Predicted 3D model of a 1533-nucleotide RNA (small-subunit ribosomal RNA) from a Paracoccaceae bacterium. The source organism's lineage runs through Bacteria, Pseudomonadati, Pseudomonadota, Alphaproteobacteria and Paracoccaceae.
RNA sequence: AAUUGAAGAGUUUGAUCAUGGCUCAGAUUGAACGUUGGCGGCAGGCCUUAAACAUGCAAGUCGAACGGUAACAGCGGAGCUUGCUCCGGCUGACGAGUGGCGGACGGGUGAGUAACGCGUAGGAAUCUACCCAGUAGCGGGGGAUAGCCCGGGGAAACCCGGAUUAAUACCGCAUACGCCCUACGGGGGAAAGGGGGCCUCUUCAUGAAAGCUCUCACUAUUGGAGGAGCCUGCGUUGGAUUAGCUAGUUGGUGGGGUAAAAGCCUACCAAGGCGACGAUCCAUAGCUGGUCUGAGAGGACGAUCAGCCACACUGGAACUGAGACACGGUCCAGACUCCUACGGGAGGCAGCAGUUAGGAAUAUUGUGCAAUGGGGGAAACCCUGACACAGCCAUGCCGCGUGUGUGAAGAAGGCCCUAGGGUUGUAAAGCACUUUCAGUAGGGAGGAAUUAGCAAGGCUAAUACUCUUGUGAAAUGACGUUACCUACAGAAGAAGAUCCGGCUAACUCCGUGCCAGCAGCCGCGGUAAUACGGAGGGUGCAAGCGUUGUCCGGAAUCACUGGGUGUAAAGGGUGUGUAGGCGGAGCUGUAAGUCAGAGGUGAAAUCCUACGGCUCAACCGUAGAACUGCCUUUGAUACUGCAGCCCUUGAGUAUCGGAGAGGUUGCUGGAAUUCGUGGUGUAGCGGUGAAAUGCGUAGAUAUCACGAGGAACACCAGAGGCGUAGGCGGGCAACUGGACGAUUACUGACGCUGAGGCACGAAAGCGUGGGGAGCAAACAGGAUUAGAUACCCUGGUAGUCCACGCUGUAAACGAUGGAUGCUCGGUGUCGCCCUCUCAGUAGGGCGGUGCCUAAGCUAACGCGUUAAGCAUCCCACCUGGGGAGUACGCUCGCAAGAGUGAAACUCAAAGGAAUUGACGGGGGCCCGCACAAGCGGUGGAGCAUGUGGCUUAAUUCGAUGCAACGCGAAGAACCUUACCUGGGCUCGAACGCUAUCUGACAGACCCUGAAAGGGGUCCUUCUUCGGACGGAUAGUGAGGUGCUGCAUGGCUGUCGUCAGCUCGUGUCGUGAGAUGUUGGGUUAAGUCCCGCAACGAGCGCAACCCCUAUUACUAGUUACCAGCACGUCAUGGUGGGGACUCUAGUGAGACUGCCUGCGCAAGCAGUGAGGAAGGUGGGGACGACGUCAAGUCAUCAUGGCCCUUAUGCCCAGGGCUGCACACGUGCUACAAUGGUCGAUACAACGGGCAGCCACCUCGUGAGAGGGAGCUAAUCCUUAAAGUCGAUCUCAGUUCGGAUCGUAGUCUGCAACUCGACUACGUGAAGCCGGAAUCGCUAGUAAUCGCGUAUCAGCAACGACGCGGUGAAUACGUUCCCGGGCCUUGUACACACCGCCCGUCAAGCCAUGGAAGCUGAGGGUACCCAACGUCCGUGACCCAACUUCGGAGGGAGCGGCCUAAGGUAAAAUCAGUGACUGGGGCUAAGUCGUAACAAGGUAGCCGUAUCGGAAGGUGCGGCUGGAUCACCUCCUUU
Repeated sequence: AAUUGAAGAGUUUGAUCAUGGCUCAGAUUGAACGUUGGCGGCAGGCCUUAAACAUGCAAGUCGAACGGUAACAGCGGAGCUUGCUCCGGCUGACGAGUGGCGGACGGGUGAGUAACGCGUAGGAAUCUACCCAGUAGCGGGGGAUAGCCCGGGGAAACCCGGAUUAAUACCGCAUACGCCCUACGGGGGAAAGGGGGCCUCUUCAUGAAAGCUCUCACUAUUGGAGGAGCCUGCGUUGGAUUAGCUAGUUGGUGGGGUAAAAGCCUACCAAGGCGACGAUCCAUAGCUGGUCUGAGAGGACGAUCAGCCACACUGGAACUGAGACACGGUCCAGACUCCUACGGGAGGCAGCAGUUAGGAAUAUUGUGCAAUGGGGGAAACCCUGACACAGCCAUGCCGCGUGUGUGAAGAAGGCCCUAGGGUUGUAAAGCACUUUCAGUAGGGAGGAAUUAGCAAGGCUAAUACUCUUGUGAAAUGACGUUACCUACAGAAGAAGAUCCGGCUAACUCCGUGCCAGCAGCCGCGGUAAUACGGAGGGUGCAAGCGUUGUCCGGAAUCACUGGGUGUAAAGGGUGUGUAGGCGGAGCUGUAAGUCAGAGGUGAAAUCCUACGGCUCAACCGUAGAACUGCCUUUGAUACUGCAGCCCUUGAGUAUCGGAGAGGUUGCUGGAAUUCGUGGUGUAGCGGUGAAAUGCGUAGAUAUCACGAGGAACACCAGAGGCGUAGGCGGGCAACUGGACGAUUACUGACGCUGAGGCACGAAAGCGUGGGGAGCAAACAGGAUUAGAUACCCUGGUAGUCCACGCUGUAAACGAUGGAUGCUCGGUGUCGCCCUCUCAGUAGGGCGGUGCCUAAGCUAACGCGUUAAGCAUCCCACCUGGGGAGUACGCUCGCAAGAGUGAAACUCAAAGGAAUUGACGGGGGCCCGCACAAGCGGUGGAGCAUGUGGCUUAAUUCGAUGCAACGCGAAGAACCUUACCUGGGCUCGAACGCUAUCUGACAGACCCUGAAAGGGGUCCUUCUUCGGACGGAUAGUGAGGUGCUGCAUGGCUGUCGUCAGCUCGUGUCGUGAGAUGUUGGGUUAAGUCCCGCAACGAGCGCAACCCCUAUUACUAGUUACCAGCACGUCAUGGUGGGGACUCUAGUGAGACUGCCUGCGCAAGCAGUGAGGAAGGUGGGGACGACGUCAAGUCAUCAUGGCCCUUAUGCCCAGGGCUGCACACGUGCUACAAUGGUCGAUACAACGGGCAGCCACCUCGUGAGAGGGAGCUAAUCCUUAAAGUCGAUCUCAGUUCGGAUCGUAGUCUGCAACUCGACUACGUGAAGCCGGAAUCGCUAGUAAUCGCGUAUCAGCAACGACGCGGUGAAUACGUUCCCGGGCCUUGUACACACCGCCCGUCAAGCCAUGGAAGCUGAGGGUACCCAACGUCCGUGACCCAACUUCGGAGGGAGCGGCCUAAGGUAAAAUCAGUGACUGGGGCUAAGUCGUAACAAGGUAGCCGUAUCGGAAGGUGCGGCUGGAUCACCUCCUUU
C1' cells in the first nucleotide's frame, strides 16, 4: 500500500417531441492487404487440409548382470619380404546377441467428446517401478536357450533344421517376524548376484578357496512421499418446427470378474428407471487458470505460458509391464504410397527442420549439449530437434535517432491574390556547435556450478574403499566480432503514409461536367465541386501510416444492476381450473434460506500494491494483497420457510328482501310484407338524377272481404337493465344460473393468480334433415360510362329460420389481463336499505353505470376512486420496416381453413402524437361587373394587325394560360437590321498606353468596281528641337444583338389596392409553436369599439400629394367686356375698366359636425336640416411580407464560358411584308334612330422655325406656285355627332365598300419586291352572326369627332390623351369564377398539376414446390466374420516339479463376443433438377384509380362468393368516419 469509477454524435420531418432501427468516434488482435522503411531490447509466428509427405535427425543406455570378440587402438607373441601378415580377449573398449532399466516421461495436435470430460468441494472399496524410513532375509539345487558353428529355403523381408553354451534369464526345494487364505483345525508363499578393499589361514611363486568389511543390487513385509484408478453434490452452448425415452433397461439373488465399489458380465426373479426444474434426438464445441472489453454487472474468446482430458493414417484388438490397450511397440481389417524376380514384402512428421497442396496468410532441411531438465550407468560418460542460442518477418509492445543554436534581404522558386499583397517561412542558404545510433579500430565482464586433489568428520579393525562438509590447481562457453567501455572522422548514412463537406482537428486554385469517380452514415458530381482527380497549403499520427476482417463498448438496442405493452412493436376473444409462484393477525418450537466468527481449500503464472534488477521503458525478480467461490464448524433468530396451537378483518355458508331483454323449453298474440280466391274498377303501374328492363286490356296498380304461410316483434326504450365474454327485447307458464341489499349466526385463511388442460365463443361457412314470407352473395337484364365484370334500377339462387353435429375466427375494442390496498371534489342515473317528515324533490349507507375536474402520470393526445395515479402478487406478450402471419414441418378440421411459425434477400428508414401551412367534388361568415338584372360587343363577312404553322438562302431574336398574341416595335423601302447571298478588311469602324522605326503618310486627281475596297500619278509634315501630328511593326488591349434570366444587379408583370404581413416584452407549451392577430359587433379596410394574458410597436389601410366640383382674396396680358366713350357693313376693333368669364397663386369648405331613431360603444338609418358638394364627393399617383427559379444577358450593367484573317468590322442586293391553313386583337359594315346633298351652332387637350402655314392663283382632287402672320392665352385654328331643309323608300339598294384597271400627287439617292394619298371606272363578301365568350354600375356604357408622340414619308383602323351628346339595370347572394377570415379532415410539404394501389411487360437477385438423381451421418433387422481375450475340448506335443500315478503347459479343434464387409426396409439432413409458385429490387413501359379530403359509393376487420387488375357485393362487427339535424348529459353566462 494493494480494483479512482460512468460523456456522446449523425440520420425519418417544412419544423417539433417521443418511439425505433442503422451508422460513427474508443479499446483490442496469433492477423492479412496497400505503401513506406534507420537502430536496438523483449515477446510472437499454419487460425485454412486431424491433407499427403522426399531427406536428415528427435530414445537410448548398462561389459560393475551374461556368453563373448565382428570393428578400432594398445600390448604380447609368431612368421618373414622390416612393414606387412598371422596368432593371443591380455588391456582400453565393443558390432550383433541373452539379460536389466527406460521406450506409459519429455515433445506434438485439438479430430472426437455436451461427458464425472473439465472446474470446484467432498468420498471410500484400491494399486503404485524408481525414492525415503522401519522390520526380517538373501540358504541349497536343477534343466534349458539366443548368440557362435554346420546345413537348407527365399529376389527381398526373413524363415526352418541340427549341434553346443552363460547369466541378476527360467524352474523347483529349504526357511517365514511380519504377509495372504481359512471351515480357525490349518494351509500357502521369497530371493541374485555384481564391484572395491583388507587381513587371517592354507598351498606359499603366481594363483585359488574360506573369512572380514564397504558398497550397488535382490526378496518378503509395514509405513511415507509423489503418482494413478474409482464414486458423489453443484456448475458447464443452442434448438420443443426434437415430447416422450429405456430390455442390461431399474432393482434384487446366485455365480463370474477387476488393483478396486458397481449390470462391469452372466442366469433367474420383480417391473421398474428417466422426463416440461426439458429426458430422448439434432447441431455446435476440447475444459480450466485466464485473455480482450466494460464504471460495474456482464458480453465475447480459450493463440503463446500453466493444469486436466482426448488423439497418433482410419477402425478393432489384446500382449508386455508398476504403469499402455502404447505417436517414433505387436496383431487383424481398410484406404493410400513405395519395392518386387509377381511368389511376396515395406511404411505412417498432429516430434524438429523441410517439401507439395490448400490459403489473404505464418519462419532455418542452422549451432550446441556450455547452462537447466530428463533416461541409462557405481562413475567417467553416452543419448536428448526437451532445452539453450542464433537465423527470417515492423507481427506486436517498449526505447532511441534522423541533428542543436543563431539566422529577415522576410532571398529565389511554388501557390493564392481584392494586384496592395499574402503564404510556404527561421523554413532554406549562411554562421557557430554537437556526435547518441549506424561505421572503423582497440579493450572487455557475467552466464561456470560441478569434477581431481587436500583437510576434517562418519563407516570400519583400518590411515582402504566410500559418504558429508570445507578448501580448491588445471581444464570446460553453442551464443560470440556478446553486453559494456574507449578512441577516430564527419551533419555526415537515416521520413513517411493517411486525412482536410458534417459527425471530426485541418481550405484554396485548376481540371472534369450525374461523365470519370468518391462514400463509414447522411450524401457529393448535370460548367463557378472546401465531398471526384491534380497542385499549393494545413491537421492529427510517426518507423510507421492507412484499409479490410474479428470481438467488447457506446447499445438502458434482451433492461439482475437497468426497458416496455390505450394510440408507436406488444394484453391471450372469455371463463374455469391442474402444476407452479405469491399469500391476513398472535404465540411457541426449529434453524433450511439469511447474518456473523473460526478453520480448510481456492496450484503456479496473470491482474493489483510495495520494493528491487537490466542506463529508462517494455521485460524480469522478491514480498504482499487479491482470487468476490466451495466445504466444515460454532453462534444469532428480525424476516422468509417448516411444525404446532390460537384469532376473525380476507374468503365462504345460513336467514329475509326486492330488481333485471341472464339462460333453456313449451304455448300463444296482433300489426305489416308476400301469395291465393272472390268482388268493385280502368289504363296505366312501377322505378329513377333522368330513364329503361319489369308488371298490365288474358284487366295490373288502387280498393274491399276471406284464406295460406314464414320471419321479425312498432310504441314503451333511456349512453336504462342483465350476462364472464360472444350476446340478450311481443305476451304467458315451467325449469334454472348469477349479482345486490339488510340482519344476526356459523366455518376459521378454506385466499389470489394460473403454463399446459377443459368449457363457452358474433357473422360467414360446412354436413344431414326440414322450412322458405321478406331480404339477398352468385347470376340475368336495364341504365350510367371512354370502358363499368361497380355504385342506381328490375328480377333472383344459395343463405338468412328450425333440429342435430362441425368450424373456432372478427376493429372478439375500453384497441386498456386478473386480484388487493391507498389517494381532493362536483353532477346525473339504476337497484336496495336507514333517518327525519303530513308528504320527499331532504340527509346518509352499500353496490352498479355515465360525465366534468384536482394532485399525480403521460411523447403528446389524454387518463384521472370504473386510473393510463401510488404500491404488492401472478399470468400473457414486444424488441426496426418489408419478405410474412408467408414457406417447410407438426397438431386440429369433412372441407374452407385454424394453431404453432422461420430464413435467404432487401431498405435507412417504417411508425406515434402534436405544430404550421397547403389542399378538399368539408362546413360557416364576408367581398368583387363574380353571378343575376341590363346596355353594347366578339365568335359569321371583308380588310388591317399580331401569333402559330408551313415555306424559304434568309423569312433575325425575344414574349407562350389568366399575367404571350395592334406585345418589345412612340413608325422594317435603303438605313434601322441583329438574318441570308455575294464582294472586301485583319491592331481592325472609335479610344488610351508602351517600345522601335518612319515622314514613302495624309491630301488632290485618274483608272477599276455594285459599293466597300484596290491600283496609279502629282505632292511630299510642323517644331520653341523637348516634342506634336500622321503612318508602319510588336505588345497590352479593342470588338461580339455569341451562350447561360436556372450564376446576377436593375427594371417590370401577377395574385392585388386583396387586407393583410410581422416584431419587442410578457404569458402558455418539453418543443415545433401559440397568444397578441381569436371572440361579439362594425367597416371599403387588422376601419373602429367592446371583451380578453396580454401590453405595445412596425410595414400595409386611411390621411398627407396632384387633377376636378364651390367660393373668397390677390393679380390682370396675348384672355374678358357689365357700365362709360369712340369706331366699323361687321368683329373687345380702340380708349378704358378689373365687375363677370377666364387665367394662376394663396386661402376657405365636409368633420357623421347638427337633429331624430336604434345601439353599451364603434357605428348604422333617415329623399332629415343646412350646404356647391354628405358620409373614403369623383379621378389619379401611391402596390405590405411574399408567390410564380414568372419576364428581360437583345435597353443598360455584370460573373463565368466561347470567337479573335472571325461568332469582329465594311459594303451591295435580298429578307424581316413570303401563304394551303388556324387563332387573338381591331376597323368598316350589313342600313331609314340610316345614306346622300345643301344650310347652320357649340369644345377641350395639345403641337409648331429644316416647323405650323392664313390668304390669293392654278388643278375635279391629292396637291402645286406665290405668300402675310407666328419661337405662340396673340398666328396656324374651321370640330363632328347635333339642328334646319331636300332626296332615297326596304332593294344586295343612292346600303356596303373589298378587289381590280387606268391616270395622277407627295415624301425620299431610290416607292419593282415594299409607301401613303387623289381622281375616274370596277362594285366582292356581307341582310346582325352556332357552340361559346368579353366589357361596363354614371358623366359610366354607348356614340361623335379633335389632338399628340414616333416620323423624310408611311402601312395609325394601333397606342396615349381631349372634349361633345349621353342611357338602362342591380330583386338578391342559391349557383359559376377569384379572394379574405374562422373551423374541420388529411397517408399532401416539389404542398391535389400532391400522394398512391394492383395486374401485365422487361432485366437482375435470393427462395418455396417438383417426376427424380446424387451424397452424408446415425439407427433397426438379418447374413458373413479377421485378429484377439475368455470358455470348452485337447486321443497330438512338451526340459525343469513328482509320491512316477500324475500335476502343469501348449499346438489343433469347437463356441460366445466382435471390427470391417454385405443385404433389406424405413427415417433424417444436405446438394442438384425439366417445369412451376409467389417475393424483392430496378429515373422516365402498359391498363385502369382502389386508398389518403365526405378521395367523389366513408373506411377498415372477419368470412363467403365473383371479377384483367387494383377490387366489387352479401352477412355480422368497429370508429381508428366528414357533414347536418334531433335527443341526452356536462360546462359557462
Background
It matches the Rfam family "Bacterial small subunit ribosomal RNA". Gene Ontology terms of the family: ribosome and structural constituent of ribosome. Its mean pLDDT, the model's own confidence on a scale to 100, is 84.